[in-house]
This is a predicted structure of a 521-nucleotide part of an RNA (small-subunit ribosomal RNA, 5' domain) from an uncultured prokaryote.
Context: one part of a larger RNA
RNA sequence: GGAUGAACGCUAGCGGCAGGCCUAACACAUGCAAGUCGAACGGUAAGGUCUCUUCGGAGAUACACGAGUGGCGCACGGGUGAGUAACGCGUAUGCAACCUACCUUUAACAGGGGUAUAGCUUUCGGAAACGGAAAUUAAUCCCCCAUAGUACUUAGAUAUCGCAUGGUAUUUGAGUUAAAGCUUCGGCGGUUAAAGAUGGGCAUGCGUGGCAUUAGAUAGUUGGUGAGGUAACGGCUCACCAAGUCAGCGAUGCCUAGGGGGUCUGAGAGGAUGGUCCCCCACACUGGUACUGAGACACGGACCAGACUCCUACGGGAGGCAGCAGUGAGGAAUAUUGGGCAAUGGACGCAAGUCUGACCCAGCCAUGCCGCGUGCAGGAUGACGGCCCUAUGGGUUGUAAACUGCUUUUUUACGGGAAGAAUAGGCACUACGUGUAGUUGAUUUGACGGUACCGUACGAAUAAGCACCGGCUAACUCCGUGCCAGCAGCCGCGGUAAUACGGAGGGUCCGAGCGUUAUCC
Numbered sequence: 001g002g003a004u005g006a007a008c009g010c011u012a013g014c015g016g017c018a019g020g021c022c023u024a025a026c027a028c029a030u031g032c033a034a035g036u037c038g039a040a041c042g043g044u045a046a047g048g049u050c051u052c053u054u055c056g057g058a059g060a061u062a063c064a065c066g067a068g069u070g071g072c073g074c075a076c077g078g079g080u081g082a083g084u085a086a087c088g089c090g091u092a093u094g095c096a097a098c099c100u101a102c103c104u105u106u107a108a109c110a111g112g113g114g115u116a117u118a119g120c121u122u123u124c125g126g127a128a129a130c131g132g133a134a135a136u137u138a139a140u141c142c143c144c145c146a147u148a149g150u151a152c153u154u155a156g157a158u159a160u161c162g163c164a165u166g167g168u169a170u171u172u173g174a175g176u177u178a179a180a181g182c183u184u185c186g187g188c189g190g191u192u193a194a195a196g197a198u199g200g201g202c203a204u205g206c207g208u209g210g211c212a213u214u215a216g217a218u219a220g221u222u223g224g225u226g227a228g229g230u231a232a233c234g235g236c237u238c239a240c241c242a243a244g245u246c247a248g249c250g251a252u253g254c255c256u257a258g259g260g261g262g263u264c265u266g267a268g269a270g271g272a273u274g275g276u277c278c279c280c281c282a283c284a285c286u287g288g289u290a291c292u293g294a295g296a297c298a299c300g301g302a303c304c305a306g307a308c309u310c311c312u313a314c315g316g317g318a319g320g321c322a323g324c325a326g327u328g329a330g331g332a333a334u335a336u337u338g339g340g341c342a343a344u345g346g347a348c349g350c351a352a353g354u355c356u357g358a359c360c361c362a363g364c365c366a367u368g369c370c371g372c373g374u375g376c377a378g379g380a381u382g383a384c385g386g387c388c389c390u391a392u393g394g395g396u397u398g399u400a401a402a403c404u405g406c407u408u409u410u411u412u413a414c415g416g417g418a419a420g421a422a423u424a425g426g427c428a429c430u431a432c433g434u435g436u437a438g439u440u441g442a443u444u445u446g447a448c449g450g451u452a453c454c455g456u457a458c459g460a461a462u463a464a465g466c467a468c469c470g471g472c473u474a475a476c477u478c479c480g481u482g483c484c485a486g487c488a489g490c491c492g493c494g495g496u497a498a499u500a501c502g503g504a505g506g507g508u509c510c511g512a513g514c515g516u517u518a519u520c521c
Stems, first nucleotide, its partner, number of pairs: 001521004006517005013372006019365002021330001026328003030325003035072003040069002043065002047063001048061005079283003088208008098200002103196007111145004121134005151176011181188002209255003216246003221243008258280004262273004285306005308319004336362001338361003344358001345356004375406004385397002388395002412457005420448001425443001427441002429438004465510001467508003470491003476505005486493002
């Protein structure tokens, strides 16, 4: 000098863009953050509509829909950096050792039958959480049979290729595995196989902290055979056999740490760093376990154990903000218990739509960067004043002020007023290739927000500080003090003429900021 997720002191007019618990991965009151589908199902608790009514109610409808069965989603999105020196990450390869719901393409199919169970009803237990029994019912729930190629298993044959195990294609025999309907008749779904796309799994080379005042480490350890397991290879697991394997090119141990794109600095080489944004990883009160599923060993799922908190009728139960706000604590220190699904994106749904603290916005904070303003021109008797200086003549503050003219960014008031929203959605129409496309018509949708922006009016009106002035380092005199009080980044100032302490006048730097502290180059 540059930089910062900064803090502190003094000060403070406005706007745009960005950023905002670095500490206790400490504990959390309250609200919200993952639902959706009636075009899968039995139904009807509350509404709506209609009919009847003795005004209590009864019936119908399915516009709609609580609870329930079922499907899809909940493995995404959001948070945090505790752990991890590791194939975790980065980079480059490989899988002849693998999986992939939804989506796209192609081919084929969807025949027949069955019995359960929630809900509802009855009843019992319990303070509650919740649970037991009986009877009964549906499905795109579940089960059985049939059908079956290029699927799977197994035993062969032929051809061809390769990189050792082997791969691919064709073919023969035997065996095995599917399905679901709904509909407003426009549509929406189901099963199998092949391929694609997307996402993932695994393996390997190289790179990726400190300490040798850590030198030996290792028994599933290293390899083999066989078996089991997995989507898949593999000591991944197990039985048996062998005795290996790693290490001074640093094994093992201990300490520290999420990694990268990047960021800061520097002429570069390098050094430091990994907050915001993007990619990967890990974690979800602590430890462990699996279930479901295409996918999890699952933040707002389950079970067990532990610590903590809460409820209890003492028998037993409930909970997990490292989601968004917010609270306490810790700390030098870090914001609102805000608005909206209008846009973008996601889940579900044929759709309308519902949900979405993702997201889009607003609020707070000079935390940073950028921009604007606090006026402009003239004006000398060089006015007054000064705790200013003085060789007492004067000098300086100083065109500064007064005064004259001008302007109105900004402020204030009033008026107008967006883009973001249109190839979206719904309605109508047309076309044919019949589920898509097209054009036209009229129409609807904005949280931000009456915001940005524009115009009009008034009037210099609403707006300057901070640090420094011995040298480094731009800027000097007087008074006070007298090795005292004090200053200080280094050198050093102060003991009676201090440009270095304190005050004043004057000056210098930067400027809505200026200084100090901390950290990095």
RNAcentral holds the full RNA, with entries from ENA.